[in-house]
């Protein structure tokens, strides 16, 4: 991050399975993505439990943002 080249990932939804749940896994499927590769460190949303409230605890999301590490090609 322009032009390409080699590729990669996979939203919604559907099927099967797991979970109280957010959501996750496998298959199908492509909305899109130059890190839509990995990490729960900070913020944030969501779920569950407790609480009169304020809030507290546990979880989940990396395709919500920031940050860290790594990767393909390569002009200004």
């Nucleotide at each position: 991050g322009a032009a390409a080249a080699a590729g990669g990932c996979a939203a919604a939804c559907c099927c099967g399975g797991g979970g109280u749940g957010a959501c996750c896994c496998g298959g199908g499927g492509a909305c899109g993505c130059a890190a839509a590769g990995c990490c729960a460190c900070g913020g944030g949303a969501c779920u569950c439990g407790c609480g009169u409230c304020a809030g507290c605890g546990a979880g989940c999301c990396a395709g919500c943002c920031g940050g860290g590490c790594u990767g393909c090609c390569g002009a200004a």
This is a predicted structure of a 76-nucleotide RNA (c-di-GMP-I riboswitch aptamer) from a soil metagenome. The prediction has a mean pLDDT of 90.